RNA sequence: GCUCACGUAGCUCAGUCGGCAGAGCACUUCAUUGGUAAUGAAGAGGUCACCAGUUCGAUUCUGGUCGUGAGCUCCA
Numbered sequence: 001g002c003u004c005a006c007g008u009a010g011c012u013c014a015g016u017c018g019g020c021a022g023a024g025c026a027c028u029u030c031a032u033u034g035g036u037a038a039u040g041a042a043g044a045g046g047u048c049a050c051c052a053g054u055u056c057g058a059u060u061c062u063g064g065u066c067g068u069g070a071g072c073u074c075c076a
Stems, first nucleotide, its partner, number of pairs: 001072007010025004019056001027043005049065005
């Protein structure tokens, strides 16, 4: 340099043939306990990497950029 895959909550990851964005863990509050842990209830937390295009409507489709991983190639 080229090709492919991936980028979604603090972490690990689902998801959608385009129409209100989710789970587990973690976090906060409450209950329970002599006090923790555990358990139960409630809650908060998101630019769906970024920019543009298509569309009535984009996390989803298209192009580009950035980042991560893998493979291939060139030079020394």

Model confidence (mean pLDDT): 80 of 100. Transfer RNA from Gemmatimonas sp., 76 nucleotides, folded computationally. Rfam family: tRNA. The family's RNA type in Rfam is transfer RNA. The sequence was found in a public genome assembly. Taxonomically the source falls in Gemmatimonas (Bacteria, Pseudomonadati, Gemmatimonadia, Gemmatimonadaceae).